[in-house]
RNA sequence: GGGUCCAUAGCUCAGUUGGGAGAGCGCCUGCUUCGCAUGCAGGAGGUCGACGGUUCAAGUCCGUUUGGAUCCA
Numbered sequence: 001g002g003g004u005c006c007a008u009a010g011c012u013c014a015g016u017u018g019g020g021a022g023a024g025c026g027c028c029u030g031c032u033u034c035g036c037a038u039g040c041a042g043g044a045g046g047u048c049g050a051c052g053g054u055u056c057a058a059g060u061c062c063g064u065u066u067g068g069a070u071c072c073a
Stems, first nucleotide, its partner, number of pairs: 001072007010025004019056001027043005049065005
């Protein structure tokens, strides 16, 4: 320098006809306990890496770009 893959909640990750943004763990509140843990109920938490484009509508399609991984030279 060129190719491919990855980036979504605090962490690990789902998300295929383009139309609801989600799960587990963690966190908060209540109940349960003498107390803790467990269990049960409820809740908070997201510019979907960034910028632009296509579309009535984009996490999802296209271009550029940033960071990471890997292969080739």